[in-house]
Parts: sequence; structure tokens; C1' cells
RNA sequence: UCCGAUACACGGCAAACCCACCGAAAGGUGGGGACGCAAAGCCCCGAGGCUAAGGCGAACUCUCCUCGCGAGAGUCGCUAUGCCAGUCGAGCCGCCGAC
Repeated sequence: UCCGAUACACGGCAAACCCACCGAAAGGUGGGGACGCAAAGCCCCGAGGCUAAGGCGAACUCUCCUCGCGAGAGUCGCUAUGCCAGUCGAGCCGCCGAC
């Protein structure tokens, strides 16, 4: 000088919860606050999870009517273009460095 697990040191981030705002929601932003994190830094490339505004379904109920594979309202189901990086993996950058 290089590598370098762990410790040490300087520090860093910030869960739940509370307040304000944005959002249909999931969730996000800011402030407070610390459960924890050696990548709890960045990044939707892969997987997984959350939500369903909009769209689809005619499955159920109700109403209207010109009585139809009709229209409207509600419930339900499916669906990401929305979200989660503190779910995991991949990729990139990164502090100290004793034995």
C1' cells in the first nucleotide's frame, strides 16, 4: 500500500405512534418520535405482497321502461397503468478497519 470477518471510533438512517398536507385507496411528503438497521444508501431488472380510481363481468338485489343479451343504482368478483426498496433476490456506489 492492497484485501479484509468482527470489534472499536466518527457518525448515518428512522419502525410504531402523533400532527399537517397530497392521494379513490394502498401509500407518500414535512415535523415530532425511536422499534430497529453494517448498507434500513441508490435503483421497479426478477419474484412476492398491498390497493382498485378507471375498465371488465352480467354473479346477486332493487328501480324504470319501449319488456330486451335494455338502462340506472348498490353489493360482489377480476384487473395495475398505482404502491411497497424497513419482503427477498439482482445491479451500482459506500465509512472505520484492531486479531